[in-house]
RNA sequence: GUGGCGGAGUGCGACGGUCGCGGCGCGCGGAGUCCGGCGCGUCGAGGAAAGUCCGAGCUCCACAGGGCAGACUGCCAGGUAACGCCUGGGCGCCGCAAGGCGACGGAAAGGGCCACAGAGAACAGACCGCCCGCCGCGAGGCGGGUAAGGGUGAAACGGUGGGGUAAGAGCCCACCGCACGGCUGGCAACAGUCCGUGGCACGGCAACCCCCAGUCGGAGCAAGGCCAAAUAGGCGGCGAGGUCCGGCCCGGACCGCUCGAGCCGCGGGUAGGCCGCACGAGGUGGCGGGCGACCGCCAUCCCAGAGAGAUGACCGUCCGGGCGCUCGGAAGCGGGCGGCCGAACAGAACUCGGCUUACGGCUCCGCCACGCCU
RNA sequence: UGGCCCGUCGUCUAAGGGCAAGACACCGGUCUUUGGAACCGGCGAUGGUGGUUCGAAUCCACCCGGGCCAA
Numbered sequence: 001g002u003g004g005c006g007g008a009g010u011g012c013g014a015c016g017g018u019c020g021c022g023g024c025g026c027g028c029g030g031a032g033u034c035c036g037g038c039g040c041g042u043c044g045a046g047g048a049a050a051g052u053c054c055g056a057g058c059u060c061c062a063c064a065g066g067g068c069a070g071a072c073u074g075c076c077a078g079g080u081a082a083c084g085c086c087u088g089g090g091c092g093c094c095g096c097a098a099g100g101c102g103a104c105g106g107a108a109a110g111g112g113c114c115a116c117a118g119a120g121a122a123c124a125g126a127c128c129g130c131c132c133g134c135c136g137c138g139a140g141g142c143g144g145g146u147a148a149g150g151g152u153g154a155a156a157c158g159g160u161g162g163g164g165u166a167a168g169a170g171c172c173c174a175c176c177g178c179a180c181g182g183c184u185g186g187c188a189a190c191a192g193u194c195c196g197u198g199g200c201a202c203g204g205c206a207a208c209c210c211c212c213a214g215u216c217g218g219a220g221c222a223a224g225g226c227c228a229a230a231u232a233g234g235c236g237g238c239g240a241g242g243u244c245c246g247g248c249c250c251g252g253a254c255c256g257c258u259c260g261a262g263c264c265g266c267g268g269g270u271a272g273g274c275c276g277c278a279c280g281a282g283g284u285g286g287c288g289g290g291c292g293a294c295c296g297c298c299a300u301c302c303c304a305g306a307g308a309g310a311u312g313a314c315c316g317u318c319c320g321g322g323c324g325c326u327c328g329g330a331a332g333c334g335g336g337c338g339g340c341c342g343a344a345c346a347g348a349a350c351u352c353g354g355c356u357u358a359c360g361g362c363u364c365c366g367c368c369a370c371g372c373c374u
Numbered sequence: 375u376g377g378c379c380c381g382u383c384g385u386c387u388a389a390g391g392g393c394a395a396g397a398c399a400c401c402g403g404u405c406u407u408u409g410g411a412a413c414c415g416g417c418g419a420u421g422g423u424g425g426u427u428c429g430a431a432u433c434c435a436c437c438c439g440g441g442c443c444a445a
Base pairs, nucleotide, nucleotide: 001370002369003368004367005366006365007364008363009362010361013318014317015316016315017314018313019312021044022043023042024041025040026039027038028037046345050356051355053354054353055352056351057350058220059219060218061217065250066249067248068247070216071215072214073213074212075089076088077087078086079085090104091102092101093100094099105211106210110209111208112205113204114203127150128149129146130145131144132143133142134141135140158176159175160174161173162172163171177200178198179197180196181195182194183192184191185190224275225274226273227272234266235265236264237263238262241255242254243253244252282301283300284299285298286297287296288295289294319342320341321340323338324337325336326335327334328333375444376443377442378441379440380439381438384398385397386396387395392428400416401415402414403413404412421437422436423435424434425433
């Protein structure tokens, strides 16, 4: 210098001025309440506010317990309020590497599938071939043995070498692989140029059913409360049991049994105001602990709450971006002039922790590979 | 704002891990004076992208589009 990998921050502008928005606080005028207006001060969208994919806080069912079914997660150890998230480690795959990805328990509990091709697809199998014997002039035929070689296929019943054999085969041996047991290191998952035994379970698929371990009430702020107003405290049917808990069972609670609970249907009124509505598993700074995610302590701050839903427009200077022309230069790049713009994805609606998707400019840090110079 | 379903030829329906099927429509032909009917033939699709598997419309993840519910 080029290319790449990983991480953090910012989020279009900064300053000044004019006009215009929403919340809160104070003041003024009117004033019984109430309502609008004016002035000053202060605060005012995102890293994804998005998708609604997970987890919670909160509210109600409701005093809410057990089981089945169902759904989800799936290596180990941690973090967290929790999670399907994050961190670290292990194993496997990809990459020269920095790094990246993983849906990562169990196939000897059982069931199911492996189409087509192929002789044969799970304790299978003989198409070509090899060997032996017999028949035959020969081509070839019959019988037996074989699975090392070739072929088919995504995958063919351990691999290499040697011995042995009629030819072959774990048939035997050595090593590798595999299984079991032991030892060592590690909290563990796992690892081992360790030791011993064995010719060794007869493959793959569990994002097929399933087994194992763990987790899980249901709805959701349009949840749910308060006040005011209005109508028709309406009518009809079923009715002795009913309602509640996503489905089912047990259990339980509440209401009711003709003075009728509850359910179904028709019809009418209201759709107003206030609360919920922002102090939070909160932000920032410092110190300490930890490889890290993160945790602890101290200090400090309050940082939108709308309700058809608020932050915009103009002017000047500076800054930044890209466009056109031009100069220097091998290129990257740098300078000057001109006019344009304030990047892209994109707007809170109860609030957080994540995941996923969309996306442009700038800044910083660390690492890897290659090339050049000293 | 929050929640629940769906997506196969132009249209309507099948296929539940091994070849995307049928009907209507459309095109061509036969017949007919012509048209219709009828007969024969043909074309034509898994919303998109990834993943699992030898193989995916089907199993899984995300994205896009459409519909419904609430006060």

Predicted 3D model of RNase P RNA and transfer RNA as a complex of 445 nucleotides.
Its mean pLDDT, the model's own confidence on a scale to 100, is 76.
Rfam match: Bacterial RNase P class A. Rfam classes the family as a ribozyme.